[in-house]
């Protein structure tokens, strides 16, 4: 994939719990999914740490902002790999 049929999954919220955060797990609820089944490559996000710039201070420091950040997370953003229910024309 077909206005078919069987069958899955569950956002926001709300309860509980675990994490410093991101965010996760149970249970409640459905906005919505045809891979919303898996896998962090890339992507994005989160916490320590680090480089530079700026302000501030005699000095140690402190503060804002850009960048890294294989240590975490998200596959319900997207891209990429991989597997598979059902079933006509």
């Nucleotide at each position: 994939g077909a206005c078919a049929a069987a069958g899955g999954c569950a956002a926001a919220c709300c309860c509980g719990u675990c994490g410093u955060g991101a965010g996760g797990c149970g249970g409640g609820g459905a906005c919505g999914c045809a891979a919303a089944g898996c896998c962090a490559u890339g992507a994005c996000c989160c916490a320590a740490g680090c480089c530079g710039a700026g302000c501030g201070a005699a000095a140690a420091c402190g503060c804002u902002c850009u960048g890294c950040g294989g240590g975490g997370g998200u596959c319900g953003c997207c891209a990429g790999g991989u597997u598979a229910c059902c079933g006509a024309a």
This is a predicted structure of an 89-nucleotide RNA (c-di-GMP-I riboswitch aptamer) from a soil metagenome.
The sequence is in RNAcentral, with records from MGnify.